[in-house]
Source information
Small-subunit ribosomal RNA, 5' domain from uncultured Synergistes sp., 500 nucleotides, folded computationally. The organism belongs to Synergistes, within Bacteria. The full RNA is in RNAcentral, with records from ENA, Greengenes and SILVA.
Context: one part of a larger RNA
RNA sequence: GAUGAACGCUGGCGGCGUGCGUAACACAUGCAAGUUGAACGACGGUGCCAUGAAGUGGUAACACGGAGUGGUAUACGGAGUAGCGGACGGGUGAGUAAAGCAUGAGAAUCUGUCCUGUCGAGGGGGAUAACGUUCGGAAACGGACCCUAAUACCCCAUAGUCCGAGAGGUUAAAGGCAGCGAUGCGCGGCAGGAGGAGCUCGUGUCCUAUCAGCUAGUUGGUGAGGUAACGGCUCACCAAGGCUUCGACGGGUAGCCGGCCUGAGAGGGUGACCGGCCACACUGGAACUGAGAAACGGUCCAGACUCCUACGGGAGGCAGCAGUGGGGAAUAUUGGGCAAUGGGAGGAAUCCUGACCCAGCGACGCCGCGUGAACGAAGACGGCCUUCGGGUUGUAAAGUUCUUUUAUGUGGGAAGAAGGAAGUGACGGUACCACAUGAAUAAGCCCCGGCUAACUACGUGCCAGCAGCCGCGGUAAUACGUAGGGGGCGAGCGUUGUCC
Numbered sequence: 001g002a003u004g005a006a007c008g009c010u011g012g013c014g015g016c017g018u019g020c021g022u023a024a025c026a027c028a029u030g031c032a033a034g035u036u037g038a039a040c041g042a043c044g045g046u047g048c049c050a051u052g053a054a055g056u057g058g059u060a061a062c063a064c065g066g067a068g069u070g071g072u073a074u075a076c077g078g079a080g081u082a083g084c085g086g087a088c089g090g091g092u093g094a095g096u097a098a099a100g101c102a103u104g105a106g107a108a109u110c111u112g113u114c115c116u117g118u119c120g121a122g123g124g125g126g127a128u129a130a131c132g133u134u135c136g137g138a139a140a141c142g143g144a145c146c147c148u149a150a151u152a153c154c155c156c157a158u159a160g161u162c163c164g165a166g167a168g169g170u171u172a173a174a175g176g177c178a179g180c181g182a183u184g185c186g187c188g189g190c191a192g193g194a195g196g197a198g199c200u201c202g203u204g205u206c207c208u209a210u211c212a213g214c215u216a217g218u219u220g221g222u223g224a225g226g227u228a229a230c231g232g233c234u235c236a237c238c239a240a241g242g243c244u245u246c247g248a249c250g251g252g253u254a255g256c257c258g259g260c261c262u263g264a265g266a267g268g269g270u271g272a273c274c275g276g277c278c279a280c281a282c283u284g285g286a287a288c289u290g291a292g293a294a295a296c297g298g299u300c301c302a303g304a305c306u307c308c309u310a311c312g313g314g315a316g317g318c319a320g321c322a323g324u325g326g327g328g329a330a331u332a333u334u335g336g337g338c339a340a341u342g343g344g345a346g347g348a349a350u351c352c353u354g355a356c357c358c359a360g361c362g363a364c365g366c367c368g369c370g371u372g373a374a375c376g377a378a379g380a381c382g383g384c385c386u387u388c389g390g391g392u393u394g395u396a397a398a399g400u401u402c403u404u405u406u407a408u409g410u411g412g413g414a415a416g417a418a419g420g421a422a423g424u425g426a427c428g429g430u431a432c433c434a435c436a437u438g439a440a441u442a443a444g445c446c447c448c449g450g451c452u453a454a455c456u457a458c459g460u461g462c463c464a465g466c467a468g469c470c471g472c473g474g475u476a477a478u479a480c481g482u483a484g485g486g487g488g489c490g491a492g493c494g495u496u497g498u499c500c
Stems, first nucleotide, its partner, number of pairs: 001499003005496005012369006018362002020327001025325003029322003034084003039081002043077002045074007055064003091280003100205007109197003114193007122156004132145005160171001162169002176185003206252003213243003218240008255277004259270004282303005305316004333359001335358003341355001342353004372402004382393004407437006416427001444489005449470003455484005465472002
């Protein structure tokens, strides 16, 4: 000098940042990923139209009454099929010394949505959920039978693609939805682009030799399999190789980088916040779906733990945002809003969004402001010291004249909002502005032997104590304790930890 700090004393305000470094310990509760009715069938609600039971009045005709039924509309509701999204965004740093990261180069690859270009969408079919009937179960959930739709699924055709020397083989689509229509949104193939992803190589990347040898898919080849793709990636056979004192192998520690701190630099240290990459999601393993995952809030298996149970069986995963217990010297609200920025779905309206924007808490940090200003005695009182003359506190106070930042009150009141107009603000009646009141609401902490700026008195008597180093204290202690005085910094000051 620096700090994600903590502790002690103290504490007025604002702005901007920042806040579990320890137990990748366990988690109550709420929220954090949905959306589309312009893909589809059904159910319900509601409105309208038609019909109209019981009942009431009436001698009757009829009137009132509205259950129910049918049709139609629908910006409404919750399930289901289907599509897109849930692989992003958010968290954490356990593991990892290399499948990592940084930088440079590369070839044997894939790519939903988006952009550009081009060609196409012909014919047909069978199901199934929902619903209904029924059965089992405490529940979670499941079985059987019957019906039905699609941009769900399948077959045929045709093209371009792909394979092949060729013959030939292989392989598409939803002519859907909305609209009166124009048209729009969609569907399939091929070629290219953008962005994204996988893979390979060079170089760099901590400590340890009290770790010296390591290696059997090991190193290479042939063939096959597998993959989007190269490859011992996997397998069969063959060869016996491969790495290593320029440190292999083993052990320890650790996410890496842009950066950050320090330093004149070289270097040293570090990897909080913000940004890029990686890894992980209770622990271990596995695949499915998909353009993309071996998938934090998906699935399956095993394990530990917790919970429910009718004891047969089930449910769960905060290293998302809050919050709780625990650990700890120590780290915040179970807040507001989608107004802005951005993301998902949708033609849109819109819906969702603890991303984000804000507010709350903490002097945790940085920065700014204030706690008043001028005048005021050869100098009050009090305190302290004293050679008893006086000195000092000290223009300090009182007093006089002002000011009003701040505070409080009253009134006004934004920008942030974004296409031609209108509408739309959580923050927030906030910031800011005007007026009023009144010095009014606001100072501490550490030190004073030398290093090191700052000295006296009393108490104590190697005691009590101080201390970063040297060292102080055993009767006049500028070093302990208190007081007066002084020095330093100041809403902080000091101590401790850590780095240079």